[in-house]
Bacterial RNase P class A from a Candidatus Heimdallarchaeota archaeon, 344 nucleotides, folded computationally. Its Rfam family is "Bacterial RNase P class A". It is annotated as a ribozyme. Its mean pLDDT, the model's own confidence on a scale to 100, is 77. It is recorded under the gene name rnpB.

RNA sequence: GAGAGGGCUAGGGGGCCGCGGAGGGAGCAGGCUGGACAAACCCUCUGAGGAAAGUCCGGACUCCACAGGGCAGGUUACUGGGAAGAUCCCAGCGGGGGAGACCUCGGGAAAGUGCCACAGAGAACAGACCGCCGAUGGCCUGAGGCAAUGACUCUCAGGCUCAGGCAAGGGUGAAACGGUGGUGUAAGAGACCACCAGCGGUUCGGGUGACCGGGCCGGCUUGGCAAACCCUAACCGGAGCAAGGCCAAGUAGGAAGGCGCUCGAGGACGGCCCGUUCAAGCCUUCGGGUAGGCCGCAUAGAUGAAUGGUCCUCCACGACAGAAUCCGGCUUAUCGGCCCUCUC
Repeated sequence: GAGAGGGCUAGGGGGCCGCGGAGGGAGCAGGCUGGACAAACCCUCUGAGGAAAGUCCGGACUCCACAGGGCAGGUUACUGGGAAGAUCCCAGCGGGGGAGACCUCGGGAAAGUGCCACAGAGAACAGACCGCCGAUGGCCUGAGGCAAUGACUCUCAGGCUCAGGCAAGGGUGAAACGGUGGUGUAAGAGACCACCAGCGGUUCGGGUGACCGGGCCGGCUUGGCAAACCCUAACCGGAGCAAGGCCAAGUAGGAAGGCGCUCGAGGACGGCCCGUUCAAGCCUUCGGGUAGGCCGCAUAGAUGAAUGGUCCUCCACGACAGAAUCCGGCUUAUCGGCCCUCUC
């Protein structure tokens, strides 16, 4: 100098004016005295975050459901441990990336089905565009043989690339059906061989385990995607503080009791009596429920729901953003500053 991992902080100090909550003092009205006490007043204390966010996990708490088994559905998924528990944390293993500190991914693709854009000839037990060959068959030319010549035929040489062969090389692609070298061939190819890589089986050793290291054997080789269906294993009731609980008007309806229905309960005529009139219901109690209130509810904490404004000063000039039942974890957003460890 360039980086990697982890942690802390989240402008500081002061003045004035406000807001929510709690405690204390004093105290108006309702409602005459006393006492007590919601308004207004005074004092003291206290009042957002590392993420309060996303609601992705787990739990507390609450209500509903619950004989047993299965299907469907969902979640999780290398190994060991920790925590109340999880998709969390720690340590490790394996694949991939990096020069390294370190980062990232994690059951199964050799059970089956499906998909693999564009490009490309061909995308899964594939394919032939350029290319290579054309040994063999075919066609053409030449030479020679068959007792002269020609045809046919035979042999040899050359050509064409028509049939055909090949997949080494080029090219396309994220990916082209092991790699290197050799043998072989007309040209080639695991066709064959050696070594290497990888796979499967078996065996020995190490490790709690994932797994690691070695020996032997085998066919020469097996693409990717499971955040496509699926398979395997384990686990899984639902709803959530608008949960839920308590107190409890008015109206309507329910139950019980009482009174009353022409011998008139009760209502209307402004309060009472008389009177007039309408009249079959009226009254009390109980219980469920609604409005409303309280709890749930917190050393911030409401249900119009507060946490602010302004001024001075200092500096590195200030980001993302604000509680709503609570707690733990993860993820995401975040101007800057500081610290620790490590690498090149």